Overview:
A computed fold for a 73-nucleotide RNA from a marine sediment metagenome, annotated as transfer RNA. It matches the Rfam family "tRNA". The family's RNA type in Rfam is transfer RNA.
RNA sequence: ACCCUGGUAGCUCAGUGGGUAGAGCAACAGACCAUGAAUCUGUAAGUCGCGGGUUCGACUCCCGUCCAGAGUU
Numbered sequence: 001a002c003c004c005u006g007g008u009a010g011c012u013c014a015g016u017g018g019g020u021a022g023a024g025c026a027a028c029a030g031a032c033c034a035u036g037a038a039u040c041u042g043u044a045a046g047u048c049g050c051g052g053g054u055u056c057g058a059c060u061c062c063c064g065u066c067c068a069g070a071g072u073u
Base pairs, nucleotide, nucleotide: 001072002071004069005068006067007066010025011024012023013022019056027043028042029041030040031039049065050064051063052062053061
């Protein structure tokens, strides 16, 4: 320098023939228990890396850019 993969909740990751985002763990509250753990119930948490474009509508398509990883030279 070129090419490929990835960036989504505190962490690990789902989610695409475009239709306004989820799980597990963690956190918090409650139930249970003498207390705690475990278990059960519930709650909160994300401008989907960033900036544009297309579209009635974008995590998803297009362009640019930043970061991480693998490869070629």
RNAcentral holds the sequence, with entries from MGnify.